Description:
The RNA shown here (Bacterial RNase P class A) has 409 nucleotides and comes from a Bacteroidota bacterium. The sequence was found by an Rfam model in a public genome assembly. Rfam family: Bacterial RNase P class A. By type it is a ribozyme. From the family's description: Ribonuclease P (RNase P) is a ubiquitous endoribonuclease, found in archaea, bacteria and eukarya as well as chloroplasts and mitochondria. Its family is annotated with dimeric ribonuclease P complex, ribonuclease P activity and tRNA processing in the Gene Ontology. Its mean pLDDT, the model's own confidence on a scale to 100, is 76. The model forms 90% of the base pairs in the Rfam consensus.
Order: sequence, then C1' cells, then structure tokens
RNA sequence: CACCGUUGAUGUUCUAUCGCCUUCAAAGCUUGCUUUGGUGGAGGAAAGUCCGGGCAGCGCAGAGCAUCCUGCUUCCUAACGGGAAGGGGCAAAACCGGUAACGGUUUGGUCACAGAAAGUGCCGCAGAAAAUUACCGUCCGGCCUUGGCCGGAUAAGGGUGAAAACGUGAGGUAAGAGCUCACGGUGUGUUUCCGUAAGGUGCAUUCGGGUAAACCUCAGGAGUUGAAAAACCAAAUAAGUCAUGGUUUGUCUCCGGACAAAAAGAACGGCUCGUUCAAAUUCCCUUCAACAGGAAUACCAUGGCGGGUAGGUUGAUUGAGGUGUUGUGUGAACAACAUCCCAGAUAAAUGAUAGAGCUUCCGGUGAAUAACCGGAAUACAGAACCCGGCUUACAAUCAACGGUGAACA
Repeated sequence: CACCGUUGAUGUUCUAUCGCCUUCAAAGCUUGCUUUGGUGGAGGAAAGUCCGGGCAGCGCAGAGCAUCCUGCUUCCUAACGGGAAGGGGCAAAACCGGUAACGGUUUGGUCACAGAAAGUGCCGCAGAAAAUUACCGUCCGGCCUUGGCCGGAUAAGGGUGAAAACGUGAGGUAAGAGCUCACGGUGUGUUUCCGUAAGGUGCAUUCGGGUAAACCUCAGGAGUUGAAAAACCAAAUAAGUCAUGGUUUGUCUCCGGACAAAAAGAACGGCUCGUUCAAAUUCCCUUCAACAGGAAUACCAUGGCGGGUAGGUUGAUUGAGGUGUUGUGUGAACAACAUCCCAGAUAAAUGAUAGAGCUUCCGGUGAAUAACCGGAAUACAGAACCCGGCUUACAAUCAACGGUGAACA
C1' cells in the first nucleotide's frame, strides 16, 4: 500500500409548488362542514415475538406438588436470561527462564463458567483393550537350523483412536514400570499474606479419564391472559326454548329479614388441599301435627339450539421521557441545574415533483492533499398500548483491531 474478516458509529439537509393527517386560531354557514393561516407528522432496527416490566381483567387471599427458567464474583438498572469491570478455564502469537516437562509477562480472541468424591446412563467405528487390556515390538528359557515355533515376563518404544488414564529427566532392571529420587502438573486441606469477593500466593499432603444445552443433585426464582386486554354510553331483541342436576337444616326476629352449617355445581393456567359464591312458594293425599309421596308455577348451576346489536367515547401517548452543561465513578451509570413537548391513524395519514447542496466515488485542469469543472451513487426497510434489552437484515462511508500478500528500512 492492497485485499479479507470482526466490532462500533453514520445511514442525509434546504427551498418552491401541489396533496394527506392530528391540533390551534379566525371567518362563513346548511351546526358539522367549508375556506384561510400557524405548530407538528414513520426507524436503527419500526422487523422477530425471544426475555423483562408498566398498565388492564380474572368476585377474595393462601399452601404443596408438577412444569419451566437462571447458575464464577462484585457493581449498574424499575427489572431481566441484559450491561460494566474483574477472576478463572481453553486455544493462538511474541518475548523471557528452564536439558525437558513446564512456568512467567503482554496482546487480542472465546466460554451454556454451580456439582463427576450421591446415584444412573453414554463414549459409535477403528483398536489387543475405552477402565485392568497385549496386535507389533523388547527381554529370558527350550526346540529346530539361519529365521521360524512354544512357554514365561513386560507396558518404556510403535500402531488404532477425539481420548490408551499424570508428565519430564536421572537411577535401577534380564528387559521394563512411581519401582526409587528430583523437578513439574492435578486434586484436597490450611487462622501465611494480599483482595469487598470470585480468587492469587505460601506451606502441607495426595495421585480417583471424559460427558450434566444427558437424566440427576444443590442454590435462587416464576400466577396467568394480553389492547382483538379491558371500561363506559346509546340503540335493538324473544326477562326465548329444550335437556340434565338441584332449591336442605338450625337459631334469632321489630316478620322486612339476619346469622351459621350443608349442598348439585362454579371460580384466572395443570393437579391436590384450602377459601369464596350458589337457589322458593302454593295445592292435593296422609297425619293430632310433621316426615315421606304427587302436581303446578318460580328460582339456582351447567350445556345445546335460536334471536338482536356490531354505532360511539375512553384505553391512546407527559414518560423508569429527550437535549445541553457541571460534578462523581476504571466503567456500565448516577446526581444537580437549565431547557423542550417531539406521530396518534382506525382499513389505517406522515407523500409526489423540480432545483440546489452535504458526503463518497470516477474523469479533467492544476506544483498541490488547495481550488474549479463535468458525471454518478444511496442499502435493509414502514409506527398501531407503551418502555428497557436480545437476535436477525443492511448499499456506501468512517474509526479501531486482527489476518494474508507485496515493497522499503
């Protein structure tokens, strides 16, 4: 210098004409419309619907189980499965120490980062063997005769594999092995010291593969539905009809009713417990009266069929709000002061045309990176209750970091 990748930021301004929507003012009149003028009018993701909340409903609380979510430490936040900083693991590069194993420092990256010493399961194929195994090889002994067989020992060397179950070096041995020693490493313990903590360091001791986005264990947490949630007003209709199950008992009474228990059944999303709600009289027969039995109408609960309405208002945009300055903090962020109001549609408005710029690219003039002239370019995409995150899409430009190639030093 060129190319590629990762992360982040930006991803457009003004004027004129016409058009659309909300709102304010004035005038007019057919009183809900018209005209004129002013203010305002779609994103960094408005997308996905993956999380967390605000808000509203579920007549009124709760407990347990199931189900689901989270998982290093501290801090930020309304909260989060989010963010900031730090710790640890893994792999890479550079430098330093060491015979080596390995260790230290720095740089950028990555992690679904509690527990494998409670238990269960799994690790295919290959390989002798995936937790006690010997294919090749090595060593010792015997036989045979010149490279073979048999027996025993071995796990240092080789092979297979993601992984062969601590490693390096030395001694030792028939050959070897933590067999022994030294040095590393893993785990465990610790009132050495440092740190808010996770941890680090020192000392002592040990030698028990992996896997939990496998079941599981531990710790913490979660009610649910969702603006088509919901609330109110007006109007209209058949307080329709059918089926099933039910309308009980006691006490008090000012005779209107009140309280308690039982009860078919019902109550936001799975179950259980618990809690709450839940309905009358008359007549006939019988009897001293009542119970039991029958009939009629009414009422309660659940379900089926059928009928009416589908119009308007609210929810609905002032907020965990934006911007600027100052201060605190490594930072995420917080505080104070000042200032601003910044879409509210309802079948869904926020646009079209023209011109001029800003930015970038290409070409020309030019000593020039200045200046001028000409041409070109704009991706992903469109609010619908609101807010904070996460994830995905994205032409072009800029910034930081990394990789590859070339040149120079």